[in-house]
Molecule: Glycine riboswitch aptamer
Organism: Flavonifractor sp. An135
RNA sequence: GAGCGUGGCUCUGGAGAAGCCCGCCGUGUGCGGGGGCCGAAGGUGUAGGGAGGAGGACCUCCCGAUCUCUCAGGCAAAAGGACAGAGUGGACGC
Numbered sequence: 001g002a003g004c005g006u007g008g009c010u011c012u013g014g015a016g017a018a019g020c021c022c023g024c025c026g027u028g029u030g031c032g033g034g035g036g037c038c039g040a041a042g043g044u045g046u047a048g049g050g051a052g053g054a055g056g057a058c059c060u061c062c063c064g065a066u067c068u069c070u071c072a073g074g075c076a077a078a079a080g081g082a083c084a085g086a087g088u089g090g091a092c093g094c
Stems, first nucleotide, its partner, number of pairs: 003094004008088006020034005025028001036075003042071001043069001045067001048063006
């Protein structure tokens, strides 16, 4: 100096599900209660992957889903949003 990867930042796209019902007064993005619904922040579990051990069935450790649960969160708009694309550089690794 160049390339690749990871992460940060900026921009763009970005789904699902009741603007549910009842009560209260301070009439609000409010508080309390009720039974529904959704999965794409985060989290649980698993499929799966990797490493090691044992003659073997198998065991241990690590990673881990867009599958699962629905704890958290959410069910007009806004916000948030996994993920994807583009850009960026006094970041990190090779």